RNA sequence: GGACUUGUAGCUUAAAGGUAGAGCGAAUGGCUCAUGACCAUUUAAGUGAAGGUUCGAAACCUUUCAAGUCCA
Numbered sequence: 001g002g003a004c005u006u007g008u009a010g011c012u013u014a015a016a017g018g019u020a021g022a023g024c025g026a027a028u029g030g031c032u033c034a035u036g037a038c039c040a041u042u043u044a045a046g047u048g049a050a051g052g053u054u055c056g057a058a059a060c061c062u063u064u065c066a067a068g069u070c071c072a
Base pairs, nucleotide, nucleotide: 001071002070003069004068005067006066007065010024011023012022013021018055025043026042027041028040029039030038048064049063050062051061052060
């Protein structure tokens, strides 16, 4: 220098172009002598960034950033 893959909540991840969900975690309460487990409620991302297409974009297109793999 070239090709490709990945980027979504604190972490692990889902999501046919049509309300961004789940698990773990965290907080509060219940239960218990107490802790854990269990039960209930709550909590948190607008999707790496910027544009474009579209009535509508996490998704499609372009550019770009970061990490990784391969080639040279």
A computed fold for a 72-nucleotide RNA from Candidatus Hodgkinia cicadicola, annotated as transfer RNA.
RNAcentral holds the sequence, with entries from ENA.
Its mean pLDDT, the model's own confidence on a scale to 100, is 82.
The source organism's lineage runs through Bacteria, Pseudomonadati, Alphaproteobacteria, Hyphomicrobiales and Candidatus Hodgkinia.
Its Rfam family is "tRNA". Rfam classes the family as a transfer RNA. Rfam's curators write: Transfer RNA (tRNA) molecules are approximately 80 nucleotides in length.